Background: Predicted 3D model of an 83-nucleotide RNA (transfer RNA) from a Phycisphaerae bacterium. Rfam family: tRNA. Rfam links the family to the GO term triplet codon-amino acid adaptor activity. The source organism's lineage runs through Bacteria, Pseudomonadati, Planctomycetota and Phycisphaerae. The coordinates come from a structure-prediction model, not an experiment, and the mean pLDDT is 81.
[in-house]
RNA sequence: GGGCGCGUACCCAAGUGGACAAAGGGGACAGGCUGUAAACCUGUUGGCGUUCGCCUUCGGAGGUUCGAAUCCUCCCGCGCCCA
Numbered sequence: 001g002g003g004c005g006c007g008u009a010c011c012c013a014a015g016u017g018g019a020c021a022a023a024g025g026g027g028a029c030a031g032g033c034u035g036u037a038a039a040c041c042u043g044u045u046g047g048c049g050u051u052c053g054c055c056u057u058c059g060g061a062g063g064u065u066c067g068a069a070u071c072c073u074c075c076c077g078c079g080c081c082c083a
Stems, first nucleotide, its partner, number of pairs: 001082007010026003018066001027045006046055003059075005
C1' cells in the first nucleotide's frame, strides 16, 4: 500500500430499517433467605420526572429515509490476510 472483518450501556455480548433505551451473562445497587458471610432467589441498573411519558444514546462526522444501532460516504481505532 491492497483486501476482509470488527467497534453497542461499567465489562462481555445479541440485535441489522419501525415491535428498541436495546435480549442474555458478568459486575454493581436494593430487598428476601441466613446468627454473620458466601451460595441461592427477586427487583433495579442512560438521564429526568408520578403512572404515563419526555429527552439523549450503539467509535466520530456527514448523508439517504416519514423513520437509522441497522443502509451509503469519509475519517478514527483494533484484528486477520496479501504484498